[in-house]
């Protein structure tokens, strides 16, 4: 100088946001354990569980300077045997000394935490006491006596150990003298100690070798007074949870007198009093040793009391006193009990919660080790002994601390490994190699410090008559070390001997192969794994710590998640239903005074150690040592007095009172009125009435309903009536009358904080329910019947009992709500109502303005998650109460108060999940609104579903029936064409570098043609055949034969993909920049008001703007013109034909196919907002997108497609590759889809005639002509086409028959007979001709397609293809009905509201009942553990009496012994209480991928929905009454903004 340097988040609910809320994670810690690994040192630490039980050793002795002695050891001497020496024995003489006696000390040390909730502990006081050994002062230590141990004998016992005799000593024990202190007195008096030892001189006295008195020195002993030190007691604070423990105490509170004890007191006793403790928590119950301190923390706090220090209890378990200074004693006594051991059965020993050690428990916790060297303790004069205290040493990575395990170089980026996109990359300078170095460890070899002192001797000093002796101090000598082969130092050799472990989805640093396939696993949360797993196991690479790492347990921490510091309560958890008021908390102004609180300063503690600063010693840390600092508290003393208490006096702002008024469905009780409703009697009068979605049931011809008058009874009070009004809430409505309570304004006056808030407690409290009498119209739980429905315990309908109402008495609960405690100040406004007062003008109604009490809306600033709140606060603040601390179990069980009961209050736990929840967005959804659209419904035409056939498809079946598509959006689809091929399938015969491609070798040109075996693929055998290029060496193409890398797959996976398709939907949607709003998701633009086919435009507007979508541009069609004229075309002019553009020849016309033109709401009127744009007209060929087409936004469906093609991985490789023949995809009880042709006469049949588009043609179309009754044959002009040919169009017009019928309808089906095409029509082709001649006479539920050149209908045409269309794609002809409309059904799009949904209603989610697990509750009971009360019993002990018996001094009121009483422990009986187990069977609870039944919530959840409360019912519920909105839609009322 410095000593408090300190503060963080993350994951997890949602599609997604933000909040509330739990759950989990990162950090530091341990006496720790496992699990895998393990070089060295240092330092520290090691039964946390069985205060369970111990074997063996060892943890307390010592004093010979107290004493009688002499067992053993050594020395000395002496006698013996014998002998150069050994044995023996004897002498306490020396040293010393077993056993005894005596003194100290075994109360320290040392262990452990059972008990204890305590004056136990911790702080801080106090007064009525003791204290061995220590220190200091004082007085003293004189003089006797009788005994006992031991030893000796002798006896009893197994033993332990007893017992008798004799003898002997002391610092053992008892007297006497003495008394300075000291005790006790009645103040006269009385009483009361001691002990010796040792060592040294001989001056003086005596014997005299020595010694004896003496003298000295030391250490003992007594008696007293301080002192230290240590202990006993008191008292004030502080010290764990439960109230589901609320009452508790006869020594209990006190007092007075005794007793006891060292001492204060109910400690104890005897009397008297009746007290004492508690809501500030007593009494019970659990749990626990407290404290410095230790972990953590930013702190406050929280946890926790290992080592190490105070302290306290304890020492087999209870219980007791002995001795003592000091105990009711861990290694001491006695008694009980339990164990355990020895035992001759009679008796007898023991207590490791000391050290070591052993069982045992347990997930765990050391050696039966050295040493008193050292500190420190006990005896001793010492020297020393003793010391399991302690030092040290072993074992354990148990912690913390250091240290190594090697450093530089080295790129051919070796080898291997792993990966690959096959190029590579990676382990990786990493090894190898090359050049150094030796820490540690090993081996030699040196070597501190812990060592002070004690002994000798010598020298001074003190003592002293003394030079002795003792004592201190110093110097010399020889000595004191467990550890230990020790720290440490140096030499030697050689990289030599030395690295695991955990993690790599996020959170959290680190990524990729293979395996596996919701398996096996993993996981701290959240969650991986169902064939391409950075999440399971390997690997390989990496991260992170490292001689240790992970895993588990536990405690703080993050968590402001119990909020003092530091949280909340309208909707998330969480305001008592609402007053009133006890204790408490809190309190207006003013002065004074006190000085409790508060504030300062001194003093006194506040142990030591640790924390913390600074310095110091171990080579550095850890450690270890020194000074400081702090120990934030407690007391005590002295002062301040703003504040806050306290006493006193004063005031009037708050509060009450008192006059005067004012409104009101405040409240209680008595009276009263009218309308309806019901029932009754009576009159009129006929057949219905009633109900409902429809009905039925009922009711009515004995006369209902419906009208008319009469009575009769009972409950409620219409319009007035209003977010009007009164009350604390509950809740209060016809009118009169008494009784009553508050509340408001106005002025003046009193009184003088009389106040505000309330924990307990005590009153009111909707409805429904309870008990007793009443009453009883009407509605009405249960009940009953009728309906609905799959049921239908309902909802709907017809009855109807309790109940609703009267009175008195219970209950005490609600969505008892404003989901917002009650008071009190302050905080902008604006507008309404209802009650009051004043002012202003005023003739009155009425107005305007101020003011105040209530009531309502809008709104600033502020506040909130957010939605909202806003003077009536959810805003700033202040005083009290209440309440909350994740969802679920539960407002539930025990218990306990209350209540007739239903029940109400109060209130948990185990177990289980990782989320439950608020509030807003986005969307998607409604049996929720709006608005608008489509062949969506109507309107209409025509079909489908019934026939037969076609033809897919399903199912069946099959050796195979290949394979895919499967609601709309498969099902005449892949397939624009399966007799073989195709084909993928199926049998059967065959091949394997293959049918297909690349390289390499050799061989032969290729190729062709002929035969032989087979069913062919193949195999075999014969022959023709030499091609191009050339640098002459070979090349290039083919073919064959060999190896091998490779082919090769219509094998799986379309849930791994690409590409293309379907679908919503030609629907008018869909986003993006910038700004804005908002914490945020997100809005906003895109919404509003017109419009339109459209987000199509226009206008408004916090938006301005843009992009994909529409629309347009792009083809075709419809009208013109322009150009152009052959194969088209022919109007005019010729030629010529029976006749025809057939000819010369023309471009006008039609056409053909290139280019323009043309239509844009351009004009006109009207409507609209001067818009956009909409009607209506003009012209025009064509009007409002002119029809058709192509064109498909951002996305949806894991949609379809591995069999079109590509293509990942995965699987086959003599086959899941090829390649032959033959068969299958063509079956055939049935079921669907999609079509054709019919069921006639708007036809059918002959016969006659007319008019088209648009195609296709060369392995092709194929023409005239002749043959065939015909499909075709023949023929073979002509055409690569506006020239030829396919080619006849059909319906249609004409004319003749058919006459309603299974036919002249229909044409299946078979029977024959052919044609064609093809290697081949058996299985399995189309055609043709003859004959044959089913069903079917317009189609049930249902359903489909279409709105103008459409529907219907009519024929034609390609495509695929040998052949084989009723299908698919084009073409043209004829040519219609009908839309009122937008309520319904179905789909879409805007806006808007609910929502518990987000896989998004094919959602979501209740409950019963069944099964299985799991934990708990009740239960006849059963065991235990503890505890209160009464009572027996009473051991050892104590104390208290005592007629026995007994004692050496002493002889006594003494001691032992016996014997009685009191007090007690263990025991034992009887009887509650409290806990704990268990326990037949029983209640409900919670879990659990696919179980039953229904559909109760959520939308209007299809009966709104929920709370209470009763009643019912397989269940969820369901009615009944009251009540809430946290209930959708429409309408009205009011009241507000804004204009």
């Nucleotide at each position: 100088a410095a000593a408090c340097u300190g503060a963080a988040g993350a994951g997890u609910u949602u599609g997604a946001u933000c909040a509330u809320g739990g759950c989990u994670c990162a950090g530091a810690u341990u006496g720790a354990a496992c699990g895998c690994u393990g070089g060295c040192g240092g330092u520290a630490u090691g039964c946390u569980u069985a205060a369970c039980a111990c074997a063996u050793g060892c943890a307390a002795g010592u004093c010979g300077a107290a004493c009688g002695g002499u067992a053993a050891c050594a020395u000395a001497g002496c006698u013996a045997g014998c002998u150069u020496g050994c044995u023996a024995g004897c002498u306490g003489a020396u040293g010393a000394c077993g056993a005894g006696u005596g003194g100290c000390g075994g109360a320290c040390g040392g262990g452990u935490g059972a008990g204890u909730a305590a004056c136990g502990c911790g702080u801080a006081g106090g007064a009525a006491u003791c204290u061995a050994c220590c220190u200091u002062u004082u007085g003293g230590c004189g003089g006797g006596g009788g005994a006992u141990a031991g030893c000796c004998c002798g006896g009893a016992g197994a033993a332990a150990u007893c017992c008798g005799g004799a003898u002997u000593a002391a610092u053992a024990c008892c007297g006497c003298a003495u008394a300075a202190g000291c005790c006790c007195u009645a103040c006269g008096g009385g009483g009361g100690a001691a002990a010796c030892g040792a060592g040294g001189c001989c001056u003086c006295u005596c014997c005299u070798u020595g010694g004896a008195a003496g003298c000295u020195u030391c250490g003992a002993c007594c008696g007293a007074a301080a002192g230290a030190u240590g202990a006993g007691c008191c008292u004030g604070c502080g010290u764990u949870a439960g109230a589901u423990u609320a009452g508790c105490u006869a020594g209990u509170u006190g007092g007075u007198a005794g007793g006891g004890u060292a001492a204060a007191g109910g400690c104890c006793u005897a009397c008297c009093a009746a007290g004492g403790c508690g809501a500030c928590g007593a009494u019970c119950u659990a749990u626990a040793g407290c404290u410095g301190g230790u972990c953590u923390g930013a702190g406050a706090g929280g946890a926790u009391g290992a080592u190490c220090a105070g302290c306290c209890a304890c020492a087999c378990u209870g219980g007791g006193a002995c001795u003592g200074a000091g105990a009711c004693a861990c290694g001491g006594c006695c008694c009980a009990g339990a164990c355990u051991c020895c035992u001759a059965c009679g008796g007898g020993a023991g207590g490791c919660a000391g050290c070591a050690g052993u069982g045992g428990g347990g997930a765990a916790u050391a050696u039966u080790g050295g040493a008193c060297a050292a500190u420190g303790g006990g005896c001793g004069c010492a020297a020393g002994c003793c010391u399991g205290a302690u030092c040290c040493a072993g074992c354990a990575a148990u912690a913390c601390c250091g240290c190594g395990u090697g450093u530089g170089u080295g790129a051919a980026g070796a080898a291997g490994g792993g990966u690959u996109u096959c190029g590579g990359c990676u382990c990786g300078u990493a090894a190898a190699g090359c050049a150094c170095u030796u820490u540690c460890a090993g081996c030699g070899a040196g070597g501190a410090g812990g060592a002070a002192g004690g002994c000798a001797u010598a020298a001074u000093g003190g003592u002293u008559a003394a030079u002795a002796c003792c004592c201190a101090u110093u110097a010399u000598g020889a000595u004191u070390g467990a550890c230990g082969u020790u720290a440490c130092u140096c030499g030697c050799a050689g990289a030599a001997g030395a690295a695991g472990c955990a993690c790599c989805g996020g959170c959290u640093a680190a990524c990729u192969c293979c395996g596996u396939g919701c398996c096996a696993g993993c996981a701290g949360c959240c969650g991986c794994g169902g064939u391409a797993a950075u999440a399971c196991g390997g690997a390989g690479g990496g991260u992170g710590c490292a001689a240790g790492c992970g895993u588990u347990a536990a405690u703080c921490g993050g968590a402001a998640u119990u909020a003092c510091u530091g949280g909340g309560c309208g909707u998330a958890a969480a305001g008592c239903g609402c007053g009133c008021g006890u204790a408490g908390g809190c309190g207006g102004a003013a002065u004074g005074u006190u000085a409790a609180g508060u504030c300062u300063c001194a003093u006194g503690u506040g142990a030591a150690a640790g924390c913390c600063c600074a310095g110091g010693g171990c080579u550095c840390a850890a450690c270890c040592u020194u000074g400081g600092a702090a120990c934030u508290g407690c007391a005590u003393g002295g002062g301040a007095u703003a504040c806050u208490g306290g006493c006193a006096u004063u005031c009037u702002a708050g509060a009450a009172u008192a006059c005067a008024g004012u409104a009101g469905a405040g409240g209680g009780a008595g009276g009263u009125g009218g309308a309806a409703u019901u029932u009754c009697c009576g009159g009129u009068g006929u057949a219905g009435c009633g109900g409902u979605g429809a009905a039925a049931u009922g009711c009515g011809u004995a006369g209902a309903g419906a009208u008319c008058g009469g009575a009769a009874g009972g409950a409620a009070c219409a319009u007035c009536a209003g977010u009007g009004g009164c009350g604390a809430a509950g809740g209060c409505g016809g009118c009169c009358u008494c009784c009553u309570g508050g509340a408001c304004u106005g002025a003046u006056a009193u009184u003088g904080a009389c106040g505000c808030u309330g924990a307990g407690g005590u009153g009111c409290g909707a409805a429904a329910g309870c008990g007793u009498g009443g009453g009883g119209a009407g509605c009405a739980a249960a009940c009953a019947g009728g309906a609905u429905u799959a049921g239908a315990u309902a909802c709907c309908c017809u009855g109807g009992u309790a109940g609703u109402c009267c009175a008195c008495g219970c209950c005490g609960u609600a969505a008892a709500c404003g989901a917002u405690g009650u008071c009190a100040a302050c905080u902008a406004g604006u507008u309404g109502u209802c009650g009051g007062u004043c002012u202003u003008a005023u003739a009155a109604a009425g107005a305007a303005g101020a003011u105040u009490g209530g009531u309502g809306a809008c709104g600033u600033a502020g506040c909130u998650a957010a939605c909202g709140c806003g003077c009536u606060a959810a805003g700033u603040u202040g005083a009290c109460c209440g309440c909350c601390u994740g969802g679920g179990g539960a407002g539930u069980a025990c218990g306990g108060u209350c209540g007739c009961a239903a029940g109400a209050c109060u209130a948990a736990a185990a177990c289980u999940c990782a989320a439950a929840u608020g509030a807003a967005u986005u969307g998607a959804c409604g049996g929720g609104g709006g608005c608008c659209c489509g062949c969506a419904c109507a309107a209409g035409c025509g079909g489908u579903g019934g026939a037969g056939c076609a033809u897919g498809u399903g199912g069946u079946u099959u050796a195979a029936u290949u394979c895919g598509a499967u609601g709309c959006a498969a099902c005449g689809c892949g397939a624009a064409g399966a007799a073989c091929c195709u084909u993928a399938c199926c049998a059967g015969g065959u091949c394997u570098u293959g049918a297909c491609a690349u390289c390499c070798a050799g061989a032969g040109a290729a190729u062709c043609c002929u035969u032989u075996a087979g069913a062919g693929a193949u195999a075999g055998a014969g022959g023709a055949g030499u091609g191009c290029c050339u640098u002459c060496g070979g090349g290039a193409a083919u073919u064959c034969u060999g190896a091998g890398a490779c082919a090769g797959g219509u094998g799986c996976u379309g849930c791994a993909u690409g590409g293309c398709u379907g679908u919503c939907g030609u629907c008018a949607g869909c986003u993006c920049g910038u700004g804005u709003c908002g914490u945020g998701a997100g809005a906003u633009g895109u919404u509003g008001g017109g419009u339109u086919a459209a987000g199509u435009c226009c206008c408004g507007u916090a938006a301005c703007g843009a992009g994909c979508g529409c629309a347009a541009c792009c083809c075709u069609u419809a009208u013109c013109c322009u150009u152009a004229g052959u194969u088209g075309c022919c109007a005019g002019c010729g030629c010529g034909u029976a006749a025809u553009g057939g000819c010369g020849g023309g471009g006008a016309c039609u056409c053909u196919a290139a280019g323009g033109a043309g239509a844009c709401u351009g004009c006109c009127g009207g409507u609209g907002a001067c818009a956009a744009a909409c009607c209506g007209g003009a012209g025009g060929a064509a009007g409002g997108u002119g029809g058709g087409g192509a064109c498909g936004a951002c996305g949806u469906c894991a949609a379809g497609u591995c069999a079109u093609c590509a293509u990942g991985g995965c699987c086959c490789u003599u086959a899941c590759g090829a390649c032959c023949u033959g068969g299958g995809c063509u079956a055939c009880a049935c079921a669907c889809g999609u079509g054709c042709u019919a069921c006639a006469a708007u036809g059918g049949g002959c016969a006659g005639u007319a008019c088209a588009g648009a195609g296709g043609g060369a392995a092709g179309c194929g023409a005239a002509g002749c043959c065939g009754c015909g499909a075709g044959g023949u023929g073979g002009a002509g055409c690569g086409g506006a020239c030829c040919c396919c080619a006849g169009a059909a319906a249609g017009c004409u004319g003749c028959u058919c006459g309603u019928a299974g036919u002249c309808c229909g044409g299946a089906u078979u029977g024959g007979a052919g044609u064609c095409u093809g290697c081949a029509a058996c299985u399995c082709g189309a055609c043709u001709c003859c004959a044959u001649g089913a069903a079917g006479u317009c189609g049930g539920a249902a359903u489909c397609g279409c709105u103008a050149g459409u529907a219907a209908u009519c024929g034609c045409g390609g495509a695929u293809c040998a052949g084989a269309a009723u299908g698919c794609c084009g073409c043209g002809g004829u040519g219609a009905a009908u839309a009122c409309g937008u309520u319904c059904c179905c789909g879409g799009g805007c806006c808007u509201u609910g929502u518990a949904c987000a896989c998004a209603c094919c959602g979501c989610c209740c409950g019963u009942c069944a099964c299985a697990c799991c934990a708990u509750g009740g239960g006849a009971g059963u065991g235990g553990a503890u505890u209160g009360c009464a009572c027996c019993a009473g051991a050892a002990g104590u104390a208290g009496c005592u007629a026995g018996c007994u004692u050496a001094a002493c002889a006594u009121u003494g001691g032992g012994c016996g014997g009685u009483u009191a007090c007690c422990a263990c025991g034992g009986u009887g009887u509650g209480g409290u806990u704990c187990a268990u326990g037949a069977c029983u209640g409900g609870g919670g879990u659990g991928a696919a179980g039953u039944c229904g559909u109760a919530a959520c939308a209007a959840g299809g009966u709104a929905g929920c709370c209470g409360u009763a009643g019912g019912g397989g269940a969820a519920c369901c009615u009944g009454c009251g009540g809430c909105u946290g209930g959708a839609u429409c309408a009205c009322c009011u009241c507000c903004u804004u204009a």